[in-house]
This is a predicted structure of a 1481-nucleotide RNA (small-subunit ribosomal RNA) from a metagenome.
């Protein structure tokens, strides 16, 4: 410090997620030791039991017992001493307000910080001053009585440092007199006059004295009160308050104060957030972070609050009191039913709750506290121990050597690799644990002294002993993120923090081996901060990503020109005080180290006081004119309001002319019209809107404004001087304006036109189109207040290159014919530099550079929402969430693809033609069906006469049955043997059984090899699966003209450029231009073939001339044809012409056998289709192994209601039949082709020559041509089907071959929708050959013969290329995607209500207590005149008031039949709204 994730890729925006650190944690697996810390975060729930606050006999009265000892004794007992002035209880004093716990409440002067208290208190402690005289009356304990469970009641006795008068008064205090100092606002302090009031206690000690007591002053400490500032959320809480705000008098308090009360006034608080609601103890600190911040407030420390819940006071220095009191309430317990007792949020512990948090331990030895003169007692404060890996820190689980790289595991390409020096083995060491011995410090103090005191603890520590001995796990290994293989599983089981893995080869699931990371721990979960600049002060944004209010006027507020003076509030600076300790940081020190602890320093960015500075900001005063405004003179304008006027057009009405249609549409129809329309002419009515001018034009704040005239009226601009003198900018609230639609009332209504009706369209058509048509549109008045109210761009000011157009002014000396030009001010526009921007783009009218002010944003959906509030007549507007859900949603640009977008251009693509298919019969393939099996594959174009260039057996993979199991085939090993071949039995055959029979090659004669038989195991075998694991091969787009690269340049980048553009071409072919220049794969050419010529060569081919023959038959020839080898030829090359850009090229022409790639072929770029093929072959993996292998017989692949493809033959006269006659090319042949002869009607048979082929044969070419016949008919067309008879091949033609002959003679008379081929030697038509092959072609591959028609042209269909455009597509339009409905689940709104919490108001009622009042009852201290009084108490009444009750509101939850929408879910239903012109933008 970043990373992953939106996309085909890119940049940006933006969310989600991860890596880090931390924890009072919990859970899972695991666990050796020690040290230091920490340990109910939940029910402030309830608590059994024990302990946690007592102490003092030196304040006081009283005072045991057990035991022991002595005496007496009637032996029952009694008395005395010690125990002991002890225990226990009581009066009294001090303490119990500390210490310890918890965080309910509290948003507050509760806390923090800095002040104030001149408005106060302070027991114990310290210092100082002065005192302590003299009396009195009670009361507990105790005794007796009563009742009695407990608590208690009555009578009587007694003491005090308990209580009460009196005296004294240094003081203090209330009033009062005078003065000084300080301060100056109140006032305080000191001194002083007079009057009144106010104290005390004793105890110990032989004594000295000590300890106490009272009053006052001071100190110290600790408190009370008060003020400034600071720290949570909600405005869907906006108004609140009646003791409220202030005053006066009184009361109350230690003290100020509405703290309380009476009266008076009517104030106080609040947008700088009152009031209300929600949440919360606050702080030092802690965690995190670079910091600023954010989160947090366990342990430790400071403060606060609380003590079962609520209320109250008493005592006291202090409490409204955790282990006190009273009352009420809930709960628990006891009870003799009358009544009582209790409060663990002290330490342990229990129950409950919970994911979860410890022992009913030891000791007062230390530290500290209470009491005491002290000893001492008390102390669950504290110090220790126990439990827990809860955290932090430290240590160990061994070290060295050790390669046959052991065994074993795992992997493997079978070679090996790895675990791995790891182990074993050898040599060492002994920390920790274990055992044994020794053994602390912590101790100060107490006691006259002797002496005594350690819980921890026989602990730490030291020494010795033995032996590697007792001590390693957890998570992870697809990317982020360090770490990879095998097996299993097969979208299952499962994983997952995000992206995502898993559908048969999973580094992602589970296991294993190996590895990586941490380590007595490791992971997971939760939470916080970080990363997140993702709330942005540091440090973000708002044209299109979320985001500028629709616009203005203006209040508060914020900000504000130039100059001077004063001030010093802000600001800057110095000093002082404070900022507790602990913690963090730095430096030292102590535990063996560290954690931990101790000491010192620094820091604590803050607050306060004070001194200084005065530039800037603020305040006050004065001045200025550049901002702003005013006066004057001009100017333009659809700026606004009102009234009036005008013409064109539509419609309607009246009349005329006139006749059959009109209207409307893609085409129609509804509709109008013979009752006279449309058309046309004339007249009239009425409403609405204002053509041309008109423009990137003008005006206005925006909405918006358009005929003409008048009136009223706002703003703007220009020019000129003068005036005011900062009067300014912005603007939360507020107020006003605000298109269209809509609403109310009343008018108006021509045209248009939601709704509605009809006609069309359509599968439907509640739409688009058409005919009608009502609200509305118009006017007046009043509402509504929203728009893509857009420049998607808030306002103001300043600055920062220019160019051009235009609108409105002004100047013009220069210039000019000029109103032109030039200059200048103000607008509206177009381009463009710097700069900015993610890019697009903006660019003096900024989206640039800056300042000021306002508004707004913080992932998508839910949500233009709900609830609540406000506004509205309503419609609705405005303000505005949450649950839940997703990992994206989005912007700009890029490359493609696509478009019922555009442009250009090709192709038998259409068109123009010719012939077919689709109809018939048959052949063949496929689907389907059937079957034991009908083997398998191919499936739009690109499967279907395809794999198959030959299924009767074989082939053959399928089925039935019969056999074999190292196998039909390969290699190795062992044994044996000769095999071959023949025969017999059995069998359907394979095979099984038996018999005969003896051999091949080499040799060193042992043997070896080939071969056969038997055996063992390694292995063979598989047309079994996966073409979606693959190679290879192939199809297709497409023989389309494209596809790329290097360097350079441009762009943040994906990418672009080149390859686009202008021409041209069959072509990315070539030319020109150009930030490109070159290159590669394709195109073309090079290759083959056909067409012309030449040369060479002539046998089997040829024959002009010569000879010869029946015949190129033979001699001969080398001219010709031909053969087959080498060359030439054609290149837009040209005397040339035209077009084009003097190019490339095109058109025409000449020449030429051939002319513009001459015809044909071979040749198939980058890639696409997970295209096809595991059944050609090869091959990974999986499966099978007496079977999915292999052998055999028979069957099947040939089935047949049907559907489709491809073909053949036809339907006839351009024909059929018969006869005659002619002309090819290319092939093939010895297991062959077969002349010729002969037989048969024929297929063919029997003989048989030639030929291993330019020699012989297949071989007849056919259509054609000539002659005859048929005469339009289901025929002399057509030949299916069937019967019969044969031939051939073959082991075998039944299932299931081909052919021949005779007979039969079906459908069919040119084929619906639709659809195919073909542009010239082509289509069409005619025959010939070949591969396969024993036999079997209508198929396939070739060959030649005859030989057309048509192409205007590119609008349309299909396919393709280039450029461009749009896109929400990228699996790429067979794309994407919306809404209803149906089903399931989830959260949520409404809801008659029901129920609970909380709170307001009014009233009722009112415990205890305090206060007031009364007090006829009772009454020790003092007074008394002895009667009584003063004072007090009980009791009564009143005030305040808790819980409670009644009524009625607010608010927050829970729940609710039903209901609303929302979200999510597997390939449900209906349509197709959006994205392309998305088919109606």
């Nucleotide at each position: 410090a970043g990373a992953g994730u939106u996309u085909g890729a890119u940049c940006c925006u933006g969310g989600c997620u991860c890596a880090g650190a931390a924890c009072g944690a919990a859970c899972g697996c695991u666990a050796g030791c020690g040290g230091g810390a920490u340990g109910c975060u939940u029910c402030a729930a309830a608590c059994a039991u024990g302990c946690a606050a007592g102490u003092c006999g030196a304040a006081c009265g009283a005072g045991a017992a057990a035991g022991u000892u002595c005496c007496c004794u009637u032996c029952g007992g009694g008395g005395g001493g010690c125990g002991a002035g002890u225990a226990a209880a009581g009066u009294g004093g001090c303490g119990c307000a500390c210490g310890g716990g918890u965080g309910c409440g509290u948003a507050a002067c509760a806390c923090g910080u800095a002040g104030c208290u001149a408005a106060c208190g302070u027991a114990c402690c310290c210092c100082c001053u002065c005192g302590c005289u003299g009396g009195g009356g009670a009361u507990a304990a105790c005794u007796c009585c009563g009742g009695g469970a407990a608590c208690c009641g009555g009578a009587g006795c007694u003491a005090a440092u308990a209580c009460c008068g009196a005296a004294u008064g240094a003081u203090c205090u209330a009033g009062u007199u005078a003065a000084a100092a300080c301060a100056u606002a109140a006032g305080u302090u000191u001194u002083u006059u007079c009057u009144g009031g106010u104290a005390a206690a004793g105890c110990c000690g032989u004594a000295a004295g000590g300890c106490g007591c009272g009053a006052g002053g001071g100190g110290a400490u600790c408190g009370g009160g008060u003020u400034g500032c600071g720290g949570u959320c909600c405005a869907u809480u906006a108004g609140u308050u009646u003791g409220u705000u202030g005053g006066u008098g009184g009361g109350g308090u230690a003290a100020u104060g509405g703290c309380c009360u009476a009266c008076c006034a009517a104030g106080g608080c609040g947008a700088c957030g009152a009031u209300g609601g929600a949440u919360a103890g606050c702080u030092g600190g802690u965690c995190u972070g670079a910091g600023a911040g954010g989160a947090u407030g366990a342990u430790c420390a400071g403060c606060c609050a609380c003590a079962c819940u609520g209320g109250a006071a008493c005592u006291g220095a202090a409490a409204c009191a955790c282990g006190g009191u009273c009352c009420a309430g809930a709960c628990u317990c006891c009870c003799a039913c009358g009544g009582g007792a209790g409060g663990c949020a002290g330490c342990a512990g229990u129950u409950a709750g919970g994911a979860a948090u410890a022992u009913u331990g030891g000791a007062c030895a230390a530290u500290g506290g209470g009491c005491g003169a002290a000893a001492g007692c008390c102390u669950g404060a504290u110090c220790c121990a126990g439990c827990a890996a809860u955290c932090c820190c430290g240590c160990g689980u061994g070290a060295g050597c050790g390669a046959u790289g052991a065994a074993g595991g795992c992997c493997c390409u079978c070679g090996g690799g790895u675990c791995g020096u790891a182990a074993a083995g050898c040599u060492c060491u002994u920390u920790c644990a274990g055992c044994a011995g020794g053994g602390a410090a912590g101790a100060a103090g107490g006691g006259c002294a002797a002496c005594c005191u350690g819980a921890c603890g026989g602990u730490a520590c030291c020494u010795g002993c033995a032996g590697a001995a007792g001590a390693a796990g957890c998570a992870c290994c697809g990317g982020c993120u360090a770490a990879c293989u095998c097996c299993g599983u097969g979208c299952c089981a499962g994983c997952a923090g995000c992206c995502g893995c898993g559908g048969u080869a999973a580094u992602a699931c589970g296991g294993a081996g190996g590895g990586u990371g941490c380590a007595a721990g490791c992971g997971u979960u939760g939470u916080u901060c970080g990363g997140a600049a993702u709330c942005a002060u540091u440090g973000g944004g708002c044209g299109u990503a979320a985001a500028g209010c629709g616009c203005g006027u203006g209040u508060a507020g914020g900000c504000g020109g130039c100059a001077a003076g004063c001030u010093u509030a802000g600001u800057c600076u110095g000093a002082c005080g404070u900022g507790a300790a602990a913690g963090c940081c730095c430096g030292g020190g102590g535990c063996u180290u560290a954690a931990c602890c101790c000491c010192g320093g620094a820091a604590g960015u803050g607050c306060g006081u004070u001194g200084g500075a005065u530039a800037c900001u603020g305040g006050c005063u004065u001045a200025c004119u550049a901002g702003a405004g005013g006066u004057c003179g001009g100017a333009a304008g659809a700026g606004g309001g009102a009234a009036g006027c005008g013409g064109a057009a539509u419609u309607c009405c009246u009349g005329g002319u006139g006749u059959a249609g009109g209207g409307g549409u893609g085409a129609a129809a509804u509709c109008c019209g013979u009752a006279g329309a449309u058309a046309u002419c004339a007249g009239g009515a009425g409403g609405a809107a204002c053509a041309c001018c008109g423009g990137a034009g003008g005006c206005g704040a925006a909405g918006g404004c358009g005929g003409c005239u008048u009136c009223c009226u706002g703003g703007u601009c220009c020019g000129u001087a003068c005036c005011u003198g900062a009067c300014g900018c912005u603007g939360a609230g507020a107020c006003g304006c605000g298109a269209a639609a809509g609403c109310g009332u009343g008018g108006g209504g021509a045209g248009c036109a939601a709704a509605c009706a009809g006609g069309a369209u359509u599968a439907g058509a509640u739409a688009c189109c058409c005919u009608g048509g009502u609200a509305g549109u118009c006017c007046a008045c009043g509402c509504c207040c929203u728009a893509a109210a857009c420049g998607a761009u808030g306002g103001a000011u300043a600055c920062u290159a220019g160019u051009u157009g235009u609108c409105g002014g002004a100047a013009u000396a220069c210039c000019u014919a000029a109103u032109a030009g030039u200059u200048u001010c103000g607008g509206c526009a177009a381009c463009g530099c710097a700069g900015c921007u993610a890019a697009c783009g903006c660019a003096u009218u900024a989206a640039g550079u800056a300042u000021c002010c306002c508004g707004c944003c913080u992932g998508g959906g839910g949500a233009u929402u709900a609830c609540g509030g406000u506004c509205g007549c309503a419609a609705g507007a405005u303000u505005a969430a949450a649950a839940c859900u997703c990992a994206a949603a989005g912007g700009a640009a890029u490359u493609g693809a696509c478009g019922g977008g555009g442009g250009c251009c090709c192709g038998c693509a259409c068109a123009a033609g010719c012939g077919g298919u689709g109809g018939a019969g048959c052949a063949u393939g496929u689907g389907g069906u059937u079957u034991a099996a009908u083997u398998c594959g191919a499936u739009g174009c690109u499967a279907c006469g395809c794999g198959a260039a030959a299924a009767a057996c074989c082939u053959u993979a399928c089925c039935a049955g019969g056999g074999c199991u190292u196998g039909a085939c390969a290699u190795c090993c062992c044994g044996g043997g000769c095999u071959a071949c023949c025969c017999u039995g059995u069998g359907a055959a394979a095979g099984c059984a038996g018999g005969g029979g003896u051999u091949c090659c080499c040799u060193u004669u042992u043997g070896g090899g080939a071969c056969c038989c038997g055996g063992u195991g390694a292995c063979a075998g598989g047309u079994g699966c996966u073409g979606c694991a693959u190679g290879g091969c192939u199809g297709u787009c497409g023989u389309c003209a494209g596809c790329u690269c290097g360097u350079g340049u441009c762009g943040u980048g994906a990418g672009a450029u080149g390859u686009u553009g202008g021409g041209u071409u069959a072509a990315g072919u070539c030319c020109c231009g150009c930030a490109a220049c070159g290159a590669g794969c394709g195109c073309a050419a090079c290759c083959c073939u056909c067409g012309c010529c030449a040369u060479u060569a002539g046998u089997u081919a040829c024959c002009a001339g010569c000879a010869u023959u029946a015949a190129g038959u033979u001699g001969g020839g080398g001219a010709c044809u031909c053969u087959a080898a080498u060359g030439g030829g054609a290149c837009c090359g040209c005397u040339u012409g035209g077009c084009u850009a003097u190019a490339a090229g095109c058109c025409a022409g000449a020449g030429g056998a051939a002319g513009g790639u001459g015809g044909g072929g071979a040749u198939g770029a980058c890639g696409u289709c997970a295209a096809g093929u595991c059944c050609u072959c090869a091959u990974g993996g999986c499966c099978u192994u007496u079977a999915u292998g292999u052998c055999c017989u028979g069957g099947g692949c040939u089935a047949c209601a049907c559907a489709c493809g491809u073909g053949c033959u036809a339907c006839a006269a351009u024909g059929g039949g018969a006869g005659g006659c002619a002309c090819a090319a290319a092939g093939c042949g010895u297991u062959g082709c077969c002349a010729c002869g002969u037989c048969g009607c024929a297929a063919g048979g029997c003989g048989g020559a030639g030929c291993u082929a330019a020699u012989c044969g297949c071989a007849a070419a056919a259509a054609u041509c000539c002659u005859c016949u048929c005469u339009c008919a289901g025929u002399u067309c057509g030949g299916a089907u069937u019967g019969g008879a044969g031939u051939c091949u073959g082991c075998a033609a039944c299932u299931c071959g081909a052919c021949u002959c005779c007979a039969u003679g079906a459908a069919g008379c040119u084929g619906g929708a639709a659809u195919c081929g073909c542009u010239a030697g082509u289509a069409a038509u005619c025959g010939c050959g070949g591969a396969u092959c024993a036999g079997c072609a209508u198929g396939c591959c070739g060959c030649g013969g005859u030989g057309a028609a048509u192409a205007c042209g590119u609008u349309c269909c299909c396919g393709g290329g280039c450029c461009u455009u749009g896109u929400a597509c990228a699996c790429a339009c067979c794309g994407c995607c919306c809404g209803u409905c149906a089903c399931a689940c989830c959260a949520u709104g409404g809801g008659a209500g029901u129920u609970g919490g909380u709170u307001g108001u009014a009233c009722c009622g009112g415990a205890a207590a305090a206060c007031g009042u009364u007090g006829a009852g009772c009454u020790a201290a003092c007074c008394u005149u002895c009667g009584g009084g003063a004072g007090g108490c009980a009791g009564g009444c009143g005030u305040u008031u808790a819980u409670g009750g009644u009524a009625u509101g607010g608010u927050c939850g829970a729940u609710g039949a039903c209901u609303g929408g929302g979200g999510u879910g597997a390939a449900g239903u209906c349509g197709u709204a959006a994205c392309a012109a998305g088919g109606u933008a």
The RNAcentral record of the sequence draws on SILVA.